[in-house]
RNA sequence: GCCUGUUUAGCUCAGAGGUAGAGCACCGCACUUGUAAUGCGAUGGUCAUCGGUUCGACUCCGAUAGCGGGCU
Numbered sequence: 001g002c003c004u005g006u007u008u009a010g011c012u013c014a015g016a017g018g019u020a021g022a023g024c025a026c027c028g029c030a031c032u033u034g035u036a037a038u039g040c041g042a043u044g045g046u047c048a049u050c051g052g053u054u055c056g057a058c059u060c061c062g063a064u065a066g067c068g069g070g071c072u
Stems, first nucleotide, its partner, number of pairs: 001071007010024004018055001027041004048064005
């Protein structure tokens, strides 16, 4: 330099065009003599950035950036 995959919550990841989710973590409550475990609940996201398509985009298209892989 070329090709390819990937980017979503603090972490690991779902989400194939119609209000963004799970597990873990964190916080509160219950339980306990107390802690852990367990149960219930709450908080937390400009969906990497910019643009395009569409009535409507995390989702489709393009560019840019980060990370991984391959080729030279």
The RNA shown here (transfer RNA) has 72 nucleotides and comes from Cheilolejeunea xanthocarpa. It matches the Rfam family "tRNA". By type it is a transfer RNA. The sequence is in RNAcentral, with records from ENA.